[in-house]
Context: one part of a larger RNA
Molecule: large-subunit ribosomal RNA, domain VI
Organism: Candidatus Nezhaarchaeota archaeon
RNA sequence: CGCGGCCGCCUGAGGGGAAAGUGCCCUCAGUACGAGAGGAACGGGGCACUGCGGCCUCUAGUCUACCGGUUGUCCGACAGGGCAUAGCCGGGCAGCCACGCCGUAGGGGAUAACCGCUGAAAGCAUCUAAGCGGGAAGCCCUCCCCGAGACGAGGCGGCCACUCCACGGCUUAAAGCCGUGGACGAGGGCUCCCCUAGAAGAGGGGGUUGAUGGGGUGGGGGUGUAAGCGCCGAGGCUUCGGCCGAGGCGUUCAGCCCGCCACUCCCAAUCGCCCAAGG
Numbered sequence: 001c002g003c004g005g006c007c008g009c010c011u012g013a014g015g016g017g018a019a020a021g022u023g024c025c026c027u028c029a030g031u032a033c034g035a036g037a038g039g040a041a042c043g044g045g046g047c048a049c050u051g052c053g054g055c056c057u058c059u060a061g062u063c064u065a066c067c068g069g070u071u072g073u074c075c076g077a078c079a080g081g082g083c084a085u086a087g088c089c090g091g092g093c094a095g096c097c098a099c100g101c102c103g104u105a106g107g108g109g110a111u112a113a114c115c116g117c118u119g120a121a122a123g124c125a126u127c128u129a130a131g132c133g134g135g136a137a138g139c140c141c142u143c144c145c146c147g148a149g150a151c152g153a154g155g156c157g158g159c160c161a162c163u164c165c166a167c168g169g170c171u172u173a174a175a176g177c178c179g180u181g182g183a184c185g186a187g188g189g190c191u192c193c194c195c196u197a198g199a200a201g202a203g204g205g206g207g208u209u210g211a212u213g214g215g216g217u218g219g220g221g222g223u224g225u226a227a228g229c230g231c232c233g234a235g236g237c238u239u240c241g242g243c244c245g246a247g248g249c250g251u252u253c254a255g256c257c258c259g260c261c262a263c264u265c266c267c268a269a270u271c272g273c274c275c276a277a278g279g
Base pairs, nucleotide, nucleotide: 001149005159006158007157008156009155010154014146015145016144017143020050021049022048023047024046025045026044027043033038051104052103053102054101055100059098061096062095066091067090068089069088070087071084072083073082074081075080093259106142107141108140109139114134115133116132117131160279163183164182165181166180167179168178169177170176184278187275188274189273190272192206193205194204195203212268213267214266215264216263217262218261219260220258221257222256223255228251229250230249231248232247235244236243237242
């Protein structure tokens, strides 16, 4: 830009993917077959591996959110911190993941080689010349994704319109037509607050008629018992009055923290701008 308004839901021409593969065991069955020796298959069931797709309940990894321990040094000391690979070490939710979990049938159709039926040319024979049937891990459907620029531009539903006003012109005037400006207008875009969405665009949610993000509160969870205070404390110092003291116990299932869940308008989404047919 087109498909001649906008929104939602579809159809599916066409395109892309294709995803399953293999092995073992049981059964069929010591059956069919075979003098015997031996010894199947169709069908049914189960397991495993590889691959593919999805997921995070479990297990494992990671977790430079977080919590704790600890070394050196600096901020004068305490407390609390900075730096040292995240200083190092021990844990670790969400998330992400595999080593974990789940799924990964089958059926239909047309055929290839090939096997057949009927059957003439050619009184026989012949699967072929007419006609008909069977027949692959392969092909096409059935499965997943995109998809109406599928220019033959599709369908269904809903919504708003299919106008109004002013001025000017054509017109004798009315009606009508033309032009300019304004109003209305489904809806769309920008802006704003965000996201389990994301390279940018895009996608999704929200914008006070509001729980979208932050904060607060509660729940759930991670660390593992904070600081301060009290008591104890090996020992050391002492002017004999006391003082210092690693550490331990209590207060304390504490303290600190959370990318999770819910509630709550306290904070921020306030307010605005543009486009938009008259189909």